Background:
Large-subunit ribosomal RNA, half A from Methanomicrobia archaeon LH_S13, 1731 nucleotides, folded computationally. Its mean pLDDT, the model's own confidence on a scale to 100, is 82. Rfam family: Archaeal large subunit ribosomal RNA. Rfam links the family to the GO terms ribosome and structural constituent of ribosome. NCBI's taxonomy places the organism under Archaea, Methanobacteriati, Methanobacteriota, Methanomicrobia.
[in-house]
Context: one part of a larger RNA
């Protein structure tokens, strides 16, 4: 590691269902008499839910029913009840607060009023708005799930883009209304027949008709069903005949007096129609009653009816099995009941019901009764009456199919009057038909579903509603608004008594109950996943995890085979395709071969027979050996380093209606068929309106169809045969029709329709999921922007502007300096704002923006708080497209929405037959799409079809080739010609000459896709013959269904392009959709087309080892490890050489060649020159002679120059080839790439390499061959043919397996079914049967029928588990903690004591806003506390907040709302004029302080002392102005309240500091040091300064004053007088505090108090309420309501947390250092929990 078994976690499966779903039916309003909702409350204990309401899980009465009851709820107590309870069913009583909300008034469940009665502690009522009415009264709002009127009205989309147009008058938003609603009884329709109000259903009809005539919209008449219903007014005439209230009868309907009231601006009669009606007028006829007709009401009374309800048949017999019988067997019964539920398993007879019968209150309904009312028709006349800014017209709009002809509106014109008007789909005339507007009302029949009640081929806990449960609940968000998870012990709780261990009532152990622990999120209990056991294995050694053979070991109980005899073992026979040897001859240079043995043995198989006795197959692990790189998916092409999935369990994707249209089956047939709806058992039936076909052409107007007439001819039929006929089929004629003669187009010789299935199509969300966005109508300004209104804050320190003074200098204007001055979007620098840089730390954080350190600004365009206001087609913005709730180039929420996506991913079982396209035209088309090619299928139809060989004829213009054959292009060169062009030359000059050039010719060289004088192989056509296919139906045609239209690689030919694994084309193949085999691996190179399983025999390609076959033969080449690479992708070139083998020329050689070794290599002369020298050998010139066998006036080294050494060349020794070019072949060099490295390695050298010639031999899914199975035909079947059939992506077709549920028919199950878990057999497969465990009640199968019917994937949904991982964290920003005791089962952490630490302008003390008990106290510790825990801001319980003087409460402010009014189609909208309200817990404001006290509150309770406003009573004194009269009543005037900023004088107080006394305390004692301490409030009463009033004074060569600046005849200085703070003194206090003590003094001094000054302002700095204008006494009662708890932050607030963040203002904060609130160290006090 794998596997198994035992146990866990997990909730799958099964099974079950008090919940939904959907369909039918019934039925359908409510509220001022206070609804729906809601909030408080309510029980003996009582949190949620129900119920109910202070009379509170109920009370009364009537009626039912029956022994139990006290809800959900089991639990304890107590209670109730046969004197009738609980419960069911009708009626009454009560009914807290908010809410239409209704006295007033609020931020809702709260606050505060006026009046009435009353039994006067108290309790009952009333007071709103707006509209009706004379009043008296009365109506109204609000609330309901959808449905209905009116009104107003988008966009996403669709058109493949958009603007008309569509989406759609939809979706929202407004207002209404009922149980339905709206409509509705023709100034309508029709068409020359008629019809007769409205609605709806079916049909016309997917028609008329609209329409970028697109995409798409779309009526009516009439028919045929459902239900059926008609009325009233104004006007004409009459004129109070009328109507309400009060009263009295009466049960109501009504009747009856009187008194007010209404009403001549008309009450009440009459009267309502189109054939015109009616009214007046003037006649005629009936009738005039206890009548008749219509209407109302209906107590008593009768009838039905109607709630809870009642009755209601038959086994609980034996006997088996269990715990239980409802179960099996055996004997019975009852049915107008065998529908269902329950009951210890399945019950007609055991309950409860069911059939079928019964009953009555309140109500209904009909009746008897009872009441009211009323004359009816007809003639004649024509006097009157009969809907007005109306009809109608014209215009611009909207809106309809409505087209010149819908309906609406605005705007402008404007009628008639019955001798009238409208209409009849352009106008206008005429006749005709037809109906009478501008008043009103009406049931039935249809829409919907809050509700009730049944039912199901729905769903069964991830399904069903979002909710089977305290579900709109928990949670989330500021808010709109979003929104789960969760069923199940058992027949009965019989829910585990006692007892062990433990700290413990956890946890285990024993035990008991029970059929069974099924033991409490407890039925079954599955995957993932976890633990251990147990079997296999593990260090010679690599992983797509397996397959397939074959082996060790474990195992093999049942079900399979096996005693009718398994394994093994031996024998006998038989036998496909293949197919030996030994031996004997022969061939061959040899491997070898070949004939004969012998088609002999052997062969896969299976057969028998003997022995044999019990295993066999089969599982699990390990090895070993070949072969092997998942899976989907998107690609030309994927293991891919391309995407997707951690596992696993359950959910998850072509439906569904309509309409067309093909097929298949069935019915009927020139016809077929019903639709609404009617009956009725969910049947059957009924019921042609209507549709489809029977006729077509034509724009219409119109017209209107075959002679079966002619040939042919399949299948079939007849004939021996030839042939004949010859359904259906064809083709010809003929025919109808388009103005039409022809031509041509379209139809004519009769098949439909209905239904059911399936294919496809189109509309619809349309296979599932997926945008970013547009529009709608709502929420948000607790963040952030900004305004506005009330508040608040800024240590310190520098610097010195204007003003003032003085002093100087100047005639003067000034100016200079020195003080004083204290300005400034000034300067440094905390606090508080900000964020610069480190591009530091963090970056799964302390933190969704922090930390440190740096830095910027800091009296200002400063910063904050609280209320307020601006909202998204907007706001708001010193502008950055910034912000407006972690969201901004257009917030959120919810809706139109299942928006739309030519895009991307997903799309669920098997078998089987056939099987593409990556092309071609179009297209705003290139990622789409649509025809066509190309696949698939069915059909029709009846004989030819053809990709192959051959041959024959014909036809071509490429390869090739040639260019004197055109045409262009070119290399040298020869001649010729000069007009031309250019250089030169002569020449005065004409002009000539010479060279190029150009132009003819000629000779050489050399090219072409767009050149051809030629021209193959080939290709095409066409005929013949041969082959292949085809009557088992080819080829063709029709019709139905598709997918394709990103292609790619080779070989050959091409266009581009330096080239490319580049790019565009064509022909062929392949790969795509192709496996096998071979090339080391390799999509397309070779070989070779895989139904399946065996057996052989070959193909490419090999055959030393790895590796299956040769160290195979016979020649040759290589020496480079060159090669051991068929091409590809492996690179390798020009070039170079005494490599080496061949070949071929030339040359030399026995007359001695080449090489070699010996010797020679002289002489003239060191040649001249030249030069320092130049002597063969620097250089130049010239290179002779002699001796010779030869020997250069010198190849080369070499020297300063010689010298030297050689070399040419000569002879000897040798002795035979040699010496050059050239060409081939095979080698060599040229040769360079990043970790070390590859011919597949190893390794090869007469080869294992390279060329050649063989000979064997391996080797595939090729082929052969046995045995089997599908396919396709042919047969009725049995059975039977295929020589040529079974690779397959997209795709198209056929068969079938399974899941769930109906129907019918048959079965199994407690003697144990479903699920499940493991094992075993069958089947090609999906799948099926068996077996043994578990489980404990349901489950098949067979034919038919319906489906929410099959998963691996979708960064799928949900849930569960894991790997990570015992990891990361639980250190980093403030340095903190030890120690000793106690508590306790247990202590680092919890208490207590010491000690040592760390903040100290805060980590301290007060106290908002925000939380809502967190406060105390007691018991606890599973959680929660990043550890621990005996602890706690955790659990459980109990306690706790006390106000006349602390705020609210009262007032007004930015604002905000109500009412009237206005706007609006309308609101909950919007204006904000008027009057009202309301809006500050920091504005304004009547009034309290010290001490005590509690576990936990206090300015609140207690003690002391104390104030304030209300009333009532008296006494004095008194006026700015008015009224009232005389009460200090009222109003009006004033003044107070009442305000800015900067600076700065004075006076004070907190507080500190110092010394002294006193007290106390340490230091063992003195002495001394040292530390603490040495206090007190408001209220009264005195006193008190500036300033300011008054009097008085009377001043300039001034005087007076300030820190400064300043006053001054309009009165300085002085004087006095009176107004006046904050302090202080006293008292208060003979209290309190304190253990005492409780006294002096000096210093400093405030950002605190209280009183002045003066500077700035383009900025002049809030309102009311409410006081004031009068002193004092003495009484009285009352002082109400609400908030006061604790935190207030490094743990109680906002950041998801006991989060290094924010927030917060307000206040108070001491020493020493210092300027300082800075920075360090301390005090007080906090705190060691940045847990």
């Nucleotide at each position: 590691c794998c596997a198994u078994u035992u146990a866990g976690u997990g909730g799958a499966u099964g099974g079950c269902u008090c919940g939904g779903c959907u369909c039918a039916a019934g039925c359908g309003c409510u509220g001022a008499a206070g609804a729906g909702g809601g909030g408080c409350g309510u029980g003996c204990c009582a949190a949620g839910u129900u119920g109910c309401g202070a009379a509170a899980a109920g009370c009364c009465c009537c009626g039912g029913a029956a022994a139990g009851g006290u809800a959900c709820a089991a639990g304890g107590a107590g209670c109730c009840u046969u004197a009738g309870a609980a419960c069911c069913g009708g009626g009454g009583a009560u009914g807290c607060c908010c809410u239409a909300a209704u006295g007033a008034g609020a931020a809702u469940u709260c606050u505060u009023g006026a009046u009435u009665c009353u039994u006067u502690u108290u309790g009952a009522g009333u007071c709103g708005g707006u509209c009706c009415g004379u009043a008296a009264g009365g109506a109204u709002a609000g609330g309901g799930a959808a449905c209905g009127c009116u009104c107003u009205g988008a966009a996403u989309u669709g058109a493949a883009a958009c603007a008309u147009c569509u989406u759609a008058g939809u979706a929202g938003g407004a207002g209404c209304a009922g149980g339905a609603g709206a409509a509705g009884a023709a100034a309508u329709c029709a068409a020359u027949u008629g019809a007769g109000a409205u609605g709806c259903c079916g049909u016309g009809a997917u028609u008329a008709a609209c329409g970028g005539c697109g995409a798409g919209u779309g009526a009516a008449a009439a028919c045929g069903g459902c239900a059926u219903a008609g009325u009233u007014c104004a006007a004409a005439c009459c004129g109070a005949a009328u109507c309400c209230c009060u009263c009295u009868c009466g049960a109501a309907a009504g009747a009856g007096a009187a008194g007010g009231g209404a009403g001549a601006u008309g009450u009440g009669g009459a009267g309502u129609g189109g054939u015109a009606a009616g009214u007046g007028a003037g006649g005629g006829u009936c009738a005039c009653g206890u009548a008749a007709a219509g209407c109302c009401c209906g107590a008593c009374c009768u009838a039905u009816u109607g709630a809870a309800g009642c009755c209601g048949a038959a086994g609980u017999c034996c006997u088996c099995u269990g715990g239980a019988a409802c179960g099996a067997g055996g004997c019975g019964c009852c049915a107008u009941a065998g529908a269902g539920a329950g009951u210890g398993a399945a019950a007609g007879c055991c309950u409860c019901g069911u059939a079928g019968g019964u009953g009555u209150a309140a109500g209904a309904u009909a009746g008897a009764g009872g009441g009211c009312u009323u004359g009816a028709c007809u003639c004649u006349u024509u006097a009157c009456u009969u809907g007005a800014g109306u009809a109608c017209c014209g215009u611009a709009a909207g809106u309809u199919g409505a087209a010149u002809u819908u309906c609406u509106u605005g705007c402008g014109g404007a009628a008639a009057c019955c001798u009238g008007g409208g209409g009849g789909c352009u106008a206008c005339c005429a006749a005709c038909c037809u109906c009478c507007a501008a008043a009103a009302c009406u049931a039935a029949a249809c829409a919907c579903g809050u509700c009730u009640u049944g039912a199901g081929a729905c769903c069964g806990a991830u399904a069903g509603c979002g909710g089977a449960a305290u579900a709109g609940u928990a949670c989330c968000g500021u808010g709109a608004g979003g929104g789960a998870a969760a069923a199940c012990u058992g027949a009965a709780a019989a829910g585990c008594a006692c007892c062990c261990c433990a700290a413990a009532u956890a946890a285990g152990g024993a035990g008991g109950u029970g059929a069974a622990a099924a033991g409490a999120g407890c039925c079954u209990g599955a995957a993932a996943u976890u633990a251990a056991a147990u079997g296999g294995u593990g260090a010679u050694a690599g992983a797509g995890u397996g397959a397939u053979a074959c082996g060790g070991c474990u195992u093999g109980a049942a079900a399979g085979u096996g005693a009718u005899g398994a394994a093994g073992u031996a024998a006998u026979g038989c036998g496909a395709a293949g197919g030996a040897a030994a031996a004997u001859c022969c061939c061959g240079u040899g491997a070898g071969g070949g004939a004969u043995g012998a088609g002999u043995a052997c062969g896969a198989g299976g057969a028998u027979u003997a022995c044999g006795a019990a295993a066999c197959a089969g599982a699990g692990u390990c090895g070993u050996a070949u072969c092997g790189u998942a899976c989907g998916u998107u690609c030309u092409g994927g293991a891919g380093a391309a995407c997707g999935g951690g596992c696993c369990a359950g959910g998850g994707a072509g439906u569904a209606u309509a309409u067309c249209u093909c097929a298949a089956u069935g019915g009927c047939g020139a016809g077929g068929c019903u639709a609404a709806c009617c009956c009725g058992u969910a049947a059957a039936g009924g019921g042609a309106a209507g549709c489809c076909g029977u006729a077509g052409g034509g724009u219409g107007a119109c017209c209107a169809a075959u002679a079966a007439g002619u040939u042919c001819g399949c299948a079939u039929u007849c004939g021996u045969a030839a042939g004949a006929a010859g359904a259906g089929g064809a083709a010809c004629g003929a025919c109808g029709u388009a103005a039409g003669a022809a031509c041509u187009g379209c139809g004519u010789g009769a098949a439909g329709u209905c239904a059911u299935u399936g294919g496809g199509a189109u509309a619809u969300g349309a296979c599932c999921c997926g945008a970013a966005g547009c529009c709608g109508g709502g929420u948000g300004a607790u963040c952030u922007a900004a305004g506005c209104g009330c508040g608040g804050g800024c240590a310190g320190g520098c610097u010195g502007a204007a003003g003032u003074u003085c002093u100087c200098c100047g005639a003067a204007a000034g100016g200079a300096g020195g003080a004083u001055g204290g300005a400034g979007g000034g300067c440094c620098g905390a606090a508080c704002c900000g964020g610069u840089g480190a591009u530091g730390a963090c970056u799964u954080g302390c933190a969704a923006a922090u930390c440190u350190c740096u830095c910027g600004g800091a009296u200002g365009a400063c910063c904050u708080g609280c209320g307020u206001u601006u909202a998204g087609u907007g706001g708001u913005a010193a502008a950055a497209g910034g912000c407006c709730a972690a969201u901004c180039a257009a917030a959120c929420c919810c809706g139109g929405c299942a928006a739309u996506a030519u895009c991307u991913g997903g799309u669920u079982c098997c078998c089987c037959u056939c099987g593409a396209u990556a092309c071609a035209u179009a297209c705003c088309g290139u990622a789409g799409u649509a025809u066509g090619a190309c696949c698939c299928g069915a059909u029709c139809a009846g004989a030819g079809a053809u990709u192959g060989a051959u041959a024959g004829c014909g036809u071509u213009g490429u390869a090739g080739a040639g260019c004197c054959a055109c045409c262009g292009a070119u290399u040298g060169g020869g001649g010729g010609a000069u007009a031309c062009g250019a250089a030169g030359u002569c020449g005065a000059a004409a002009g000539a000459c010479u060279u190029c050039g150009c132009c003819c010719u000629c000779c050489u060289g050399u090219c072409a896709a767009a050149c051809u004088c030629c021209g193959a192989a080939g290709g095409c056509g066409c005929u013949a013959u041969c082959g292949u296919c085809g009557u088992a139906g080819a080829a063709g045609a029709u019709c139905g269904g598709a997918g394709u239209c990103a292609g790619g690689g080779c070989u050959g030919g091409g266009g581009g392009g330096u080239a490319a694994g580049c790019u565009c084309c064509c022909a062929g193949u392949c790969c795509g959709u192709g496996a096998g085999g071979g090339a080391a691996a390799g999509a397309a190179c070779c070989c070779u087309g895989a139904c399946u399983g065996a057996g052989g025999u070959u193909a490419a390609g090999g055959u030393c080892c790895c590796u299956g076959a040769g160290u195979g033969u016979c020649g040759g080449c290589u020496a480079a490890g060159u090669g051991u690479u068929a091409a590809c992708a492996c690179u390798g070139a020009a070039g170079a050489g005494c490599g080496u083998u061949g070949c071929a020329a030339a040359c030399c050689u026995u007359a001695a060649a080449c090489a070699g070794c010996u010797g020679g290599g002289a002489g003239g002369u060191u040649a001249g020159c030249u030069u320092a020298g130049a002597a063969g050998c620097a250089g130049c010139u010239a290179u002779c002679c002699u001796c010779u066998a030869a020997g250069g006036a010198g190849u080369g080294c070499g020297u300063a120059a010689c010298a030297g050494c050689u070399c040419a060349c000569c002879a000897g020794c040798c002795g035979a080839g040699g010496u050059u070019u050239g060409u081939a072949g095979c080698a060599u060099c040229g040769a360079a790439a990043a970790u070390g490295g590859a011919a597949g390695g190893g390794a090869c050298u007469c080869a294992a390499g390279c060329c050649g010639a063989c000979c064997a031999c391996c080797g595939a899914u090729a082929c052969c061959c046995c045995a089997g199975g599908g396919c396709u035909c042919c047969g009725g079947a049995a059975g039977g043919a295929g020589a040529u059939c079974c690779g397959g992506u997209a795709g198209a077709g056929g068969g079938g397996c399974g899941u769930u549920c109906u129907g019918c028919a048959u079965g199994g199950g407690u003697a144990g079914a479903a699920g499940u878990a493991c094992c075993u057999c069958c089947g090609u497969g999906a799948g099926g049967g068996g077996g043994u465990g578990u489980g404990g009640a349901c489950c098949g199968u067979g034919c038919a029928g319906a489906a929410a019917c099959g998963a691996g994937a979708a960064u799928c949904c949900u849930g569960g588990c894991g790997g990570u991982a015992g990891u990361a964290g639980c250190a980093a920003c403030a340095u903190a903690g030890u120690c000793g005791g106690g508590u306790g089962u247990g202590a680092a952490u919890c208490c207590c004591g010491a000690u040592c630490g760390c903040c100290g302008a805060a980590g301290g003390g007060g106290c908002u806003a925000g939380g809502u008990u967190u406060c105390c106290u007691u018991g606890g510790c599973a959680a929660u506390g990043u550890u621990c825990g005996u602890c706690a801001g955790c659990c459980a319980a109990g306690g706790g907040u006390u106000a006349g003087c602390c705020g609210g409460u009262c007032c007004u402010a930015a604002g905000a709302u109500g009412u009237g009014u206005c706007c609006c189609a309308a609101u909950u909208g919007g204006a904000g004029c008027a009057c009202g309200u309301c809006a500050a817990a920091u504005g304004g404001g009547a009034a309290g302080c010290a001490g005590g006290u509690u576990a936990a509150u206090a300015u609140u309770c207690c003690u002391g002392c104390g104030c304030c406003g209300u009333c009532c009573a008296g006494u004095c004194u008194a006026u700015g102005u008015g009224c009232u009269u005389a009460g200090a009543g009222c109003a009006c005037a004033c003044c107070u309240g009442a305000c800015g900023u900067u600076u700065u004088u004075g006076g004070g107080u907190a507080g500190a500091u110092u010394g002294a006394g006193c007290g106390g305390u340490g230091c063992c004692g003195u002495c001394g040091c040292a530390c603490c301490g040495u206090c007190c409030a408001a209220g009264c009463a005195c006193c008190g300064a500036a300033g300011c009033c008054u009097a008085u004074g009377g001043a300039g060569a001034g005087c007076u004053g300030u820190a400064a600046u300043g006053g001054c005849g309009a009165g300085a200085a002085g004087u006095a007088g009176g107004u006046g703070a904050a302090a202080g003194u006293g008292u208060a206090a003979u209290g309190g505090c304190g253990a005492a003590a409780g006294u002096c003094a000096a210093u400093u001094g405030a950002g605190c108090c209280c009183a002045g000054g003066a500077g700035c302002c383009c900025g002049u700095g809030a309102a009311a309420a409410a006081g004031g204008c009068g002193a004092c006494u003495g009484g009285a009662a009352a002082g109400g309501c609400c908030g006061u708890a604790c935190c207030g932050a490094g743990a109680a607030c906002c950041g998801a947390c006991a989060c290094a963040g924010g927030u917060g203002c307000c206040c108070c904060u001491a020493g020493c250092u210092g300027a300082g609130c800075a920075g360090g160290c301390u005090a007080a006090g906090g705190c060691g929990u940045g847990u």